The RNA shown here (transfer RNA) has 73 nucleotides and comes from Brachionichthys hirsutus.
NCBI's taxonomy places the organism under Eukaryota, Metazoa, Eumetazoa, Euteleostomi, Brachionichthys.
Its mean pLDDT, the model's own confidence on a scale to 100, is 80.
RNA sequence: CGCUGAGUAGCUAAAUAAUCAAAGCAUUAGCCUUUUAAGCUAAAGAUCGGUGGUUCAAAACCACCCUCAGCGA
Numbered sequence: 001c002g003c004u005g006a007g008u009a010g011c012u013a014a015a016u017a018a019u020c021a022a023a024g025c026a027u028u029a030g031c032c033u034u035u036u037a038a039g040c041u042a043a044a045g046a047u048c049g050g051u052g053g054u055u056c057a058a059a060a061c062c063a064c065c066c067u068c069a070g071c072g073a
Base pairs, nucleotide, nucleotide: 001072002071003070004069005068006067007066010025011024012023027043028042029041030040031039049065050064051063052062053061
């Protein structure tokens, strides 16, 4: 320098262009327990990497940029 893939909650991670963006772990509160762990119930937590474009409508499609990983030179 070129090519490919990835970026969504603290971590992992899903979502056919259209629902209030799922879920698990973790966190917090309660229940249970002599206590802890485990278990049960509930709550909070996401400007979907950034900017622009397409569209009635974008996490998703397109362009550029940023970061990470891999391959090639």